[in-house]
RNA sequence: GCCGAUGUAGCUCAGCUGGCAGAGCGGCACACUCGUAAUGUGCAGGUCGCGGGUUCAACUCCCGCCAUCGGCC
Numbered sequence: 001g002c003c004g005a006u007g008u009a010g011c012u013c014a015g016c017u018g019g020c021a022g023a024g025c026g027g028c029a030c031a032c033u034c035g036u037a038a039u040g041u042g043c044a045g046g047u048c049g050c051g052g053g054u055u056c057a058a059c060u061c062c063c064g065c066c067a068u069c070g071g072c073c
Stems, first nucleotide, its partner, number of pairs: 001072007010025004019056001027043005049065005
C1' cells in the first nucleotide's frame, strides 16, 4: 500500500428485512435477614466510532475518514 471483519450502557454482546434503542453482568435504592450473601422489585446509565448523503423516517442503506483485529504484498 491492497483486501476483509469489528466499533451500540462501566463490561460482554443482541438489535436480520429502515419504523419505540435492548438483554445479561455490574452500579444505586427498597424489600427480605439478627447481620451479610443469595433472592425479589424498582431506578439510573447511550451524541449507536466521526463527518456527510439518500429517505417522511437511518444503529440499519450509500460515500469518506478514524480506531482495533486478521490476511496479502
Predicted 3D model of a 73-nucleotide RNA (transfer RNA) from a Candidatus Calescibacteriota bacterium. Rfam family: tRNA. Rfam classes the family as a transfer RNA. Its family is annotated with triplet codon-amino acid adaptor activity in the Gene Ontology. The RNAcentral record of the sequence draws on ENA. Its mean pLDDT, the model's own confidence on a scale to 100, is 82. The organism belongs to Candidatus Calescibacteriota, within Bacteria.